Model confidence (mean pLDDT): 84 of 100. The RNA shown here (transfer RNA) has 71 nucleotides and comes from a Clostridia bacterium. RNAcentral holds the sequence, with entries from ENA.
């Protein structure tokens, strides 16, 4: 220098162009003499910029970061 892959919640992962979900974690309540377990609830996210579309996590372009390969 060229090519490929990945980027979604604090963490690990889903989501066929049509309301972004689950588990763990955190917080609150119930339960318990207390803690733990269990149950109920809450919080919290699409790397960035632009394009296509009635509508984009999804399709397209660029860019950033990480990983892999080629020279």
């Nucleotide at each position: 220098g060229c090519g490929g892959c990945u980027a979604u919640a604090a963490c690990u992962c889903a989501a066929u162009g049509g309301u972004a979900g689950a588990g763990u974690a955190u917080c609150u309540g119930a339960c318990u003499u207390c803690c733990a377990c269990u149950c109920a609830g809450a919080c919290a996210a699409u790397g960035u910029c632009g394009g296509u579309u009635c509508g984009a996590u999804u399709c397209c372009g660029a860019u950033u970061a990480g990983c892999c390969g080629c020279u």